[in-house]
RNA sequence: GGCCCCGUAGCUCAGGUGGAUAGAGCAACAGCCUUCUAAGCUGAAGGUCGAAGGUUCGAGUCCUUCCGGGGUCG
Repeated sequence: GGCCCCGUAGCUCAGGUGGAUAGAGCAACAGCCUUCUAAGCUGAAGGUCGAAGGUUCGAGUCCUUCCGGGGUCG
């Protein structure tokens, strides 16, 4: 350098035939319980879906370029 895959919450990931409210588990936080802690239960919060453009009535999803990571070939 060519080709392929991946990038979504602090972490691990789902969502891949575009349809409208962006989710799960864990962690952290608050409350309940407990003499206290842990465990358990409940709750709220946390996201410009890697970046920028494009297509579309509508994009996490499709297209282009770039950035980062991994694999493979030379």
Molecule: transfer RNA
Organism: Xanthobacteraceae bacterium